[in-house]
Context: one part of a larger RNA
RNA sequence: CUGGGCGUAAAGCGGGCGCAGGCGGCUCUUCAAGUCGGAUGUAAAAUCUCCUGGCUUAACUGGGAGGCGACGUCCGAUACUGUCGAGCUUGAGGGUAGCAAGGGGAGAUGGAAUUCCCGGUGUAGCGGUGAAAUGCGUAGAUAUCGGGAGGAACACCAGUGGCGAAAGCGGUCUCCUGGGCUAUUUCUGACGCUGAGGUCCAAAAGCGUGGGGAGCAAACAGGAUUAGAUACCCUGGUAGUCCACGCUGUAAACAAUGAACACUUGAUAUAGGGAGUAUCGACCCUCUCUGUGUCGAAGCUAACGCGUUAAGUGUUCCGCCUGGGGAGUACGGCCGCAAGGCUAAAACUC
Numbered sequence: 001c002u003g004g005g006c007g008u009a010a011a012g013c014g015g016g017c018g019c020a021g022g023c024g025g026c027u028c029u030u031c032a033a034g035u036c037g038g039a040u041g042u043a044a045a046a047u048c049u050c051c052u053g054g055c056u057u058a059a060c061u062g063g064g065a066g067g068c069g070a071c072g073u074c075c076g077a078u079a080c081u082g083u084c085g086a087g088c089u090u091g092a093g094g095g096u097a098g099c100a101a102g103g104g105g106a107g108a109u110g111g112a113a114u115u116c117c118c119g120g121u122g123u124a125g126c127g128g129u130g131a132a133a134u135g136c137g138u139a140g141a142u143a144u145c146g147g148g149a150g151g152a153a154c155a156c157c158a159g160u161g162g163c164g165a166a167a168g169c170g171g172u173c174u175c176c177u178g179g180g181c182u183a184u185u186u187c188u189g190a191c192g193c194u195g196a197g198g199u200c201c202a203a204a205a206g207c208g209u210g211g212g213g214a215g216c217a218a219a220c221a222g223g224a225u226u227a228g229a230u231a232c233c234c235u236g237g238u239a240g241u242c243c244a245c246g247c248u249g250u251a252a253a254c255a256a257u258g259a260a261c262a263c264u265u266g267a268u269a270u271a272g273g274g275a276g277u278a279u280c281g282a283c284c285c286u287c288u289c290u291g292u293g294u295c296g297a298a299g300c301u302a303a304c305g306c307g308u309u310a311a312g313u314g315u316u317c318c319g320c321c322u323g324g325g326g327a328g329u330a331c332g333g334c335c336g337c338a339a340g341g342c343u344a345a346a347a348c349u350c
Stems, first nucleotide, its partner, number of pairs: 004321003007304002012318001014201004021194003025088004031082001033081002035077008048066007091191001092188003095184005103177007110154001115149007125136002162169002206247006215241002220236004258317006266295011299306002323350003332343004
């Protein structure tokens, strides 16, 4: 070392790409490294097993025989792994023909609404609450009509629906760009899977520089409530929310479920394709591929539940866990402008 686990008990890295490494389809062939067999040498003594002797016995101990993981050398075997060479098409990728989509980036543009400004009408209230008050209003508000400014978000469509690796993505149009699905079986011929380090992406909040600022709104101020009220409610209101560039790198980043592949009864709904039957045509119907849900056979599970989108049955690779607290903390290191992040103990205590 060989253990048991990771949906909810401790435990799946937030997500992708990918070097090394690990693992890897079908057929034939070479070698014989792994593997297996034989021979031979080594494997001190003690120990171990058997036989036998000595202390009254035993432990202990003398003698004899056997055995001893394994290793070296030589000879051999070739199924499996590996290796050499040749080939194959099912894995993987490409072509061709179609299809769907809030996938990403840039630019342009539209209407509704809020707020503000100007003008008209008009007069004493408006607003707000459980009730009020602060607040706004005779310097003419609220209401209503017309005109203008500006910022942010896109009602209905909208869905248990779609797309994306995740974060996430929703008015409309144009340009640039990524991925997916289906059909065909046309091409390449294992080109694959996973992935320590590494690298890239990554909500909100936060930070830097410069813009922008309608609404909302931490902080803050005032009014209420209350025993108090540093709150909940109300009136205001600044950062911020928005844009550009740069940083931060964390979330209940959740399906609390790593990725890939194969296998294992079904029912039903829905989204995107395809084939078939039928039909004047469309719908319907049957089959099929891909996705998203619900219910459930077997099986699994401590139970809840999961159940072809597995938490079932298996294989490969990675990550992680090992009683509670101390503590995701201290110290050190690395990163960051800072805030802080990553890595990560111990004493002590139950």
Description
This is a predicted structure of a 350-nucleotide part of an RNA (small-subunit ribosomal RNA, central domain) from a metagenome. The RNAcentral record of the full RNA draws on SILVA. Its Rfam family is "Bacterial small subunit ribosomal RNA". Its mean pLDDT, the model's own confidence on a scale to 100, is 87.